RNA sequence: CACGACUUGUCAGGAGAGAGCCCGCUCACCCAUCACAUAGGGAUGACGCGGGCCGCCGAAGGCGCAGGCAGACACCGAACGCUCAGGCAAAAGGACUGGCAAGCCGCC
Numbered sequence: 001c002a003c004g005a006c007u008u009g010u011c012a013g014g015a016g017a018g019a020g021c022c023c024g025c026u027c028a029c030c031c032a033u034c035a036c037a038u039a040g041g042g043a044u045g046a047c048g049c050g051g052g053c054c055g056c057c058g059a060a061g062g063c064g065c066a067g068g069c070a071g072a073c074a075c076c077g078a079a080c081g082c083u084c085a086g087g088c089a090a091a092a093g094g095a096c097u098g099g100c101a102a103g104c105c106g107c108c
Stems, first nucleotide, its partner, number of pairs: 003106002006103008018054001020053006026046003029042003055088003061084001062082003067076002
């Protein structure tokens, strides 16, 4: 120098599952009234706010098991399981894969 492992950064790719239902408020629209105002009604819309309810997904994380190592403890521990968290239009996120760069270790 090259090669390999690990870590970090960056770029690209990257799945699944209800734009669910209900309630309240706000805004917009229409009607009535009109001297001022107050308050009411309607039926829609909001990829607005808050709350409640059910269904579902697994590839951030977390937990558990299988398994590995081991005399045992301990350690490692999956794309398997659970769904606490997270997610179910887009955006964001996203295990993982590849490119580039740096660090570090091994090798030489």
Notes:
Glycine riboswitch aptamer from Diaphorobacter ruginosibacter, 108 nucleotides, folded computationally. The source organism's lineage runs through Bacteria, Pseudomonadota, Betaproteobacteria, Burkholderiales and Diaphorobacter. Rfam family: Glycine riboswitch aptamer. Gene Ontology term of the family: glycine biosynthetic process.